[in-house]
RNA sequence: UCAGGCGAUCGCCGGACUGAGGAUUCAGGCCGGAGGAAAGUCCGAACACCACAGGGCAGGGUGCUCCAUAACGUGGAGUCACGGCAACGUGAAGGAAAGUGCAACAGAAAGUAUACCGCCUCGCUCUUGCGGGGUAAGGGUGAAACGGUGCGGUAAGAGCGCACCAGUUCCCCGGGCGACCGGGGAAGCUUUGUAAACCCCACCCGGUGCAAGACUAAAUAGGGAAGCGUUCGAGGGCGGCCCGUCCGAAGCUUCCGGGUAAGUCGCUAGAGGUACCGUGUUAAAUCGGUAUCCCAGAUGAAUGAUCGUCGCCUGUUUUCAGGGUAACCUGAUCUGCAGGAACAGAAUUCGGCUUACGAACCG
RNA sequence: GGGCCGUUAGCUCAAUCAGGCAGAGCAACUGACUCUUAAUCAGUAGGUUGAAGGUUCGAUUCCUUCACGGCCCA
Numbered sequence: 001u002c003a004g005g006c007g008a009u010c011g012c013c014g015g016a017c018u019g020a021g022g023a024u025u026c027a028g029g030c031c032g033g034a035g036g037a038a039a040g041u042c043c044g045a046a047c048a049c050c051a052c053a054g055g056g057c058a059g060g061g062u063g064c065u066c067c068a069u070a071a072c073g074u075g076g077a078g079u080c081a082c083g084g085c086a087a088c089g090u091g092a093a094g095g096a097a098a099g100u101g102c103a104a105c106a107g108a109a110a111g112u113a114u115a116c117c118g119c120c121u122c123g124c125u126c127u128u129g130c131g132g133g134g135u136a137a138g139g140g141u142g143a144a145a146c147g148g149u150g151c152g153g154u155a156a157g158a159g160c161g162c163a164c165c166a167g168u169u170c171c172c173c174g175g176g177c178g179a180c181c182g183g184g185g186a187a188g189c190u191u192u193g194u195a196a197a198c199c200c201c202a203c204c205c206g207g208u209g210c211a212a213g214a215c216u217a218a219a220u221a222g223g224g225a226a227g228c229g230u231u232c233g234a235g236g237g238c239g240g241c242c243c244g245u246c247c248g249a250a251g252c253u254u255c256c257g258g259g260u261a262a263g264u265c266g267c268u269a270g271a272g273g274u275a276c277c278g279u280g281u282u283a284a285a286u287c288g289g290u291a292u293c294c295c296a297g298a299u300g301a302a303u304g305a306u307c308g309u310c311g312c313c314u315g316u317u318u319u320c321a322g323g324g325u326a327a328c329c330u331g332a333u334c335u336g337c338a339g340g341a342a343c344a345g346a347a348u349u350c351g352g353c354u355u356a357c358g359a360a361c362c363g
Numbered sequence: 364g365g366g367c368c369g370u371u372a373g374c375u376c377a378a379u380c381a382g383g384c385a386g387a388g389c390a391a392c393u394g395a396c397u398c399u400u401a402a403u404c405a406g407u408a409g410g411u412u413g414a415a416g417g418u419u420c421g422a423u424u425c426c427u428u429c430a431c432g433g434c435c436c437a
């Protein structure tokens, strides 16, 4: 990317038409009849109702930048990080220097610190060792131990001092719309990990969902029990709470019991499909214009089965070519034979994501 | 059609909120008691925490995608 093509026969659903019939209806031919995922219902919208969708708290979601879009957690192009020799691939990628929590076991110590072995030193004993102090270079524990290397320094050591390297913070210059990148300088500043822990920051979010909802028809005993309330106002719109506002001048809520449970609309022409040209650009998502097309609308739910033929794939056979001493291997191929073709089924609609899938093909 | 929960030993459930050795009861097995069985007592074994992937030092627990099961809505 495609989701086998054509024909015949028998069927299914919808539509308008013709004929028959008093009517329900029956018969006939004609037109149309699943998907890339119709799926999962994971996001986002349209639409409908709740008040015109209000304010605050709580709650939920998103999280590098720019662009796109009706909107998005989506798409496109980039930045950075990681992996790879590379082409390239992957990334839920704000903040750990606002605060809190956690870091089992082991270990001296799990983060304002601390010291088991060791090193240095002092005292006692002076055989071995014991006690006080200093230290964190070395050993040891751990997933993780408070920058690295070297020199100086010191009783021994240590950013304690210095040089270089790495990082952080701040400043300046240049490039880029931006994330960010390149260069230069200053400060010993060295600040563990975890936010798919609470949380902080920025932005977004009212709720329910076509069983939304509207109309017609039908039905009913306003039955029983409990609770709350009648102006100091229950309850409802109103959703987890509060405010505010509206209704409400007396009923309301829950449970038990009983009745009705049929039809019409919403319901498919749309952020629609195809082709070309342009926009945006080096390329892209996307957007605009022109032309053309009409492409299921059912409501327990249709779109199927069989046969023929052609095409595709796999195996075998025949022949040819190449390789090999040979067995055999590789490639191509007429005809024949055998086999194969998946996942799956619209239910208000649309944009995405994810998942499933062919013994189909291409890169 | 739409919405909401659950899955841990053979069975019924904890631990999940707020990450740190997966436990309990019944059942099973072994032994004791008994003539034997039951009951009782003592002990033992039994787990891919539905599946896969991710975050983390570490996942039953947090996140994502699936599978299966259950409940509600005219």
Base pairs, nucleotide, nucleotide: 001360002358004310005309006308007307008306009305010304012033013032014031015030017028018027019026020025035343039354040353042352043351044350045349046348047209048208049207050206054243055242056241057240059205060204061203062202063201064078065077066076067075068074079093080091081090082089083088094200095199099198100197101194102193103192116139117138118135119134120133121132122131123130124129147165148164149163150162151161152160166190167189168187169186170185171184172183173182174181175180213265214264215263216262223256224255225254226253227252228251235247236246237245272293273292274291275290276289277288278287312340313339314338315337316336319332320331321330322329323328364436365435366434367433368432369431370430373389374388375387376386383420391407392406393405394404395403413429414428415427416426417425
Predicted 3D model of RNase P RNA and transfer RNA as a complex of 437 nucleotides. The coordinates come from a structure-prediction model, not an experiment, and the mean pLDDT is 76.